A computed fold for a 72-nucleotide RNA from a Candidatus Berkelbacteria bacterium, annotated as transfer RNA. Rfam family: tRNA. Rfam classes the family as a transfer RNA.
RNA sequence: GCGCGAGUAGCUCAAUGGCAGAGCGGUUGUCUUAUACACAACUGGUUGUAGGUUCGAAUCCUACCUCGCGCA
Numbered sequence: 001g002c003g004c005g006a007g008u009a010g011c012u013c014a015a016u017g018g019c020a021g022a023g024c025g026g027u028u029g030u031c032u033u034a035u036a037c038a039c040a041a042c043u044g045g046u047u048g049u050a051g052g053u054u055c056g057a058a059u060c061c062u063a064c065c066u067c068g069c070g071c072a
Base pairs, nucleotide, nucleotide: 001071002070003069004068005067006066007065010024011023012022013021018055025043026042027041028040029039030038048064049063050062051061052060
């Protein structure tokens, strides 16, 4: 330099054009002498950045940024 893949909550990952979710985590409460466990409630996001397409974009298109793999 060229090609491919990934980027979504604090972490691991879903969501294949129509309300952004789960598990773990965090906070509070119940329980306990206390902690832990268990249970309940709450807490969570500029979907990497900037544009484009569309009535509507995390999703499709373009460029760029970061990371990984391969080729030279």